Model confidence (mean pLDDT): 88 of 100. This is a predicted structure of an 85-nucleotide RNA (c-di-GMP-I riboswitch aptamer) from Peptococcaceae bacterium UBA6116. The source organism's lineage runs through Bacteria, Bacillota, Clostridia, Eubacteriales and Peptococcaceae. The sequence was found by an Rfam model in a public genome assembly.
RNA sequence: UAGCGAUAAAGGCAAACUUAGCGAAAGCUAAGGACGCAAAGCUAUGGGUCUUCCAGAUAAUGCUGAUGAUCGCCAAGCUGCCGAA
Numbered sequence: 001u002a003g004c005g006a007u008a009a010a011g012g013c014a015a016a017c018u019u020a021g022c023g024a025a026a027g028c029u030a031a032g033g034a035c036g037c038a039a040a041g042c043u044a045u046g047g048g049u050c051u052u053c054c055a056g057a058u059a060a061u062g063c064u065g066a067u068g069a070u071c072g073c074c075a076a077g078c079u080g081c082c083g084a085a
Stems, first nucleotide, its partner, number of pairs: 004083002012037002017032006035072001041078003045075003048070003054065003
């Protein structure tokens, strides 16, 4: 340096759920709380998934569409702590 990841050490994040707020919704933020995580750090670039205020279509709709959301769904890119085998 690269790979790898321990019943190691230090430090870190925080699912469900609850309360409050924001949002049309998906969901997000804060506090509490820990199911888990070695990138559960960052970026919506590709795919997937969720939502439909709005727009379109229709005789009508429970139809169609992200520009919305998700990186704790998977890839990709960037960055990073520790060091037993």